[in-house]
RNA sequence: CCAGGGGGCCGGGCAGCUGCGGGGGGACUUUGUCUCCGCGAGGAAAGUCCGGGCUCCGCGAAACGAUGGUGGCGGGUAACGCCCGCCGCGGGUGACCGUAGGGAAAGUGCCACAGAGAGCAAACCGCCCCGAGGCCUCGGCCAAGGGGUAAGGGUGAAAGGGUGCGGUAAGAGCGCACCGCGCGAUUGGUAACAAUGGCGGCAUGGUAAACCCCACCUGGAGCAAGGCCAAAUAGGGGCGGCGCGCUGCUAGUCAGCAGGUCUGUUUCGGACCGUGAUCGCCCGGGUUGGCUGCUUGAGCGGCGGAGCAAUCCGCCGCCUAGAGGAAUGGCUGCCCCUGCAGCGCUGGUGCGUAAGCAAACCUGCUGCAGGACAGAACCCGGCUUACAGGCCCCCUGGCAAA
Numbered sequence: 001c002c003a004g005g006g007g008g009c010c011g012g013g014c015a016g017c018u019g020c021g022g023g024g025g026g027a028c029u030u031u032g033u034c035u036c037c038g039c040g041a042g043g044a045a046a047g048u049c050c051g052g053g054c055u056c057c058g059c060g061a062a063a064c065g066a067u068g069g070u071g072g073c074g075g076g077u078a079a080c081g082c083c084c085g086c087c088g089c090g091g092g093u094g095a096c097c098g099u100a101g102g103g104a105a106a107g108u109g110c111c112a113c114a115g116a117g118a119g120c121a122a123a124c125c126g127c128c129c130c131g132a133g134g135c136c137u138c139g140g141c142c143a144a145g146g147g148g149u150a151a152g153g154g155u156g157a158a159a160g161g162g163u164g165c166g167g168u169a170a171g172a173g174c175g176c177a178c179c180g181c182g183c184g185a186u187u188g189g190u191a192a193c194a195a196u197g198g199c200g201g202c203a204u205g206g207u208a209a210a211c212c213c214c215a216c217c218u219g220g221a222g223c224a225a226g227g228c229c230a231a232a233u234a235g236g237g238g239c240g241g242c243g244c245g246c247u248g249c250u251a252g253u254c255a256g257c258a259g260g261u262c263u264g265u266u267u268c269g270g271a272c273c274g275u276g277a278u279c280g281c282c283c284g285g286g287u288u289g290g291c292u293g294c295u296u297g298a299g300c301g302g303c304g305g306a307g308c309a310a311u312c313c314g315c316c317g318c319c320u321a322g323a324g325g326a327a328u329g330g331c332u333g334c335c336c337c338u339g340c341a342g343c344g345c346u347g348g349u350g351c352g353u354a355a356g357c358a359a360a361c362c363u364g365c366u367g368c369a370g371g372a373c374a375g376a377a378c379c380c381g382g383c384u385u386a387c388a389g390g391c392c393c394c395c396u397g398g399c400a401a402a
Stems, first nucleotide, its partner, number of pairs: 001398010012335007020040002023037006042373001046384002049382005054222004059269006068217004072086005087101001088099004102213002107211002109207003124153002126149005133142003161179006180202001181200003185196004226292004236283005242276001245257004249252001259273004299318008336371008347362002349358003
């Protein structure tokens, strides 16, 4: 100097005039007016994909089940499908990046086409042996059929372990070496896992982001949740299913048993029902107003400590929107950043002995244009997506010089 990887930050600033929202103070002619002070959109406010805080509902407790989710190990967190660290596999020269990463020996399904053959196989072309019969120049040749083979070739995404040596009629783990696979041991590590050694010739493909199995988690709805006040109405009407039982006595709006409802199932408990709890269907009425929930929070910043880190602990400091059809805007001036064009006017730079000239690049000056993605709505922790331009830090590779 060029190329790449990872992380962080900014994304307009200042001033004047004027206009808004909310809070606090003061004054007054007090339900309003004036004035002063502070505050007033984001890193994503977006998506609504996760997790919660909070609120209400389900009669309560427990177990089982269903539904849905996650999936290497360890840690963090209120929690998570998030974050951190590590391990395995894959990609990259590398810095790094990706990972839906438990189980195929519980079972089911699928592997098209091609190919002999794709689950408990298979012989298309080949290779080797025997060889009826035929021919013959007597060396031999052709050959139906039979047997052996899976090393070579072909098909395919994948062919029943791979490479090499020996062996064989030709071959084959048939034997051997290494790799792979199975069983097991030792060491290191919290663990996932890694390394080393031993025994065994050993076939039992793939696919679970297919159904499924295993481990862990899991009630529903949501601020349009909910609470209060005001106002108004019709504590509304109809149909169907099922049930309307027994015993006791002091004879009742009683007690007990059985039954039914409130539950996905069961057990325990509770409440209700017998002229009904409830299940299902149909028709109809009132309310659309105000206040609240509503901003001090798993909050932010600084310093110190523990930890590889995520994060946690302690101390100090700070209060930073709460609208309610939805506020933070408008005008002007200067500055800043970026791009384009022009100038030669400062300094580099190039030519020239010099005076001077030039304008490819930087700086300087002038003019014009532009300044990204994008607006809270109960709040918070994440993930994902969008983003003109600019700055900083660390790391990797290449080239050159010293």
Model confidence (mean pLDDT): 76 of 100. This is a predicted structure of a 402-nucleotide RNA (Bacterial RNase P class A) from Pontixanthobacter luteolus. Of the family's consensus pairs, 94% are formed in the model. Its Rfam family is "Bacterial RNase P class A". Rfam's curators write: Ribonuclease P (RNase P) is a ubiquitous endoribonuclease, found in archaea, bacteria and eukarya as well as chloroplasts and mitochondria.